[in-house]
Context: one part of a larger RNA
């Protein structure tokens, strides 16, 4: 020095990316117990007291129940209940140590916020989560030889099921709620009308024959699907302006004007897991705060099932603060063991 255990004077997070790591708390019994709440919960919320051994005492009382006793619907009945069996304080009185859950085992704790409701799942061996998946909501296909999946077929699952049922996608308890475009893109409908393959096969025209005839062509006519075309559809994929004026201080603009557009983002939330400029400005905490919390709106580029806002419980979650505790530190020290190490 290195590991793994142990003490510690004063301070008490000043250490650090962060209190990471260590200490703290810790057990029964009681007494007490906040916002907030989906009325369950939170909650072991917080915060105190108390705990040995003797005596009154194995007392009181519980329980089980013999003997016995009482009552009846007379029964393998009910009720009390000496013995005897197990369990067992409250209180008061004394005692002794530095220490009484004497030792082991054996929650630190509160407050503010962000995310995901939750209990679960995950990247076997650098990610456990705010990803996934949930229950619940919604679209949307399928009438049963179902849709849809495997498989050249056979067939088999769905399903020994039958629309309260099964396939698919989106969103993800609960609460209020979900706004406005159907012009592109998809799908869904649509007995006109345009185009349109094979297929038909009207006419011409070649070659060959003496001819019937074979043969190569030409291609009017009819002629599906699907496309164009008319609708309809957004909890389908998506998308959701711009400039210029104007009010009796200045600023602002409830008006107004204009041009694009399928419509021009409604409700709630915003510097946000989103805010570039930026450590935005104002508050709160701190002596001092690019993080946190509350507000404001100038939203660079928030927004309503790609869901929006909230939200009690919950979390080996992410961020801030406090109290307790502490060798994290100031500032290091020492003691136990194993090794490195020197020497045989």
């Nucleotide at each position: 020095c290195u590991c793994a255990g142990g003490a510690g004077a004063a301070g008490g997070a000043a250490c650090u990316c962060g209190g990471c790591a260590a200490a703290u708390u810790g057990a029964c019994a009681c007494c007490g117990u906040a916002a907030c709440u989906u009325c369950g919960g939170g909650a072991g919320a917080a915060g105190g007291u108390g705990u040995g051994c003797c005596c009154c005492g194995g007392u009181a009382g519980g329980u089980u129940g013999u003997a016995g006793a009482g009552c009846c619907u007379c029964g393998c009945g009910c009720u009390c209940g000496a013995a005897g069996g197990c369990c067992g304080a409250u209180g008061g009185g004394g005692u002794u140590g530095c220490a009484g859950u004497g030792a082991a085992a054996u929650g630190g704790u509160g407050g503010c916020u962000g995310c995901g409701a939750c209990u679960g799942u995950u990247u076997a061996a650098u990610a456990a989560a705010a990803a996934c998946a949930c229950a619940g909501c919604a679209c949307u296909c399928u009438g049963c030889a179902a849709a849809c999946a495997c498989g050249a077929a056979a067939g088999u699952g769905g399903a020994c099921g039958u629309a309260u049922a099964g396939g698919g996608u989106g969103u993800g308890a609960c609460g209020c709620c979900u706004g406005c475009c159907c012009g592109g893109u998809g799908c869904u409908g649509g007995a006109a009308g345009a185009u349109u393959a094979a297929a038909u096969g009207a006419u011409g025209g070649g070659g060959u024959g003496c001819a019937a005839g074979c043969u190569c062509u030409u291609g009017a006519u009819u002629g599906a699907a699907g496309u164009c075309c008319c609708a309809g559809u957004a909890a389908a994929c998506g998308g959701c302006g711009g400039c210029c004026g104007u009010a009796a201080c200045u600023a602002u603009a409830a008006c107004g004007g204009u041009c694009c557009u399928a419509a021009g983002g409604u409700a709630g939330c915003g510097a946000a897991a989103u805010u570039c400029c930026u450590u935005g400005u104002c508050g709160g905490g701190u002596a001092a705060g690019u993080u946190c919390c509350g507000a404001c709106c100038u939203g660079c580029a928030c927004g309503a099932a790609u869901g929006g806002c909230g939200u009690a419980a919950c979390g080996a979650u992410g961020g801030c603060c406090a109290c307790a505790c502490u060798g994290u530190c100031u500032c290091c020290u020492c003691c136990u063991g194993a090794g490195a190490c020197u020497c045989a």
Molecule: large-subunit ribosomal RNA, domain IV
Organism: Rhodocyclaceae bacterium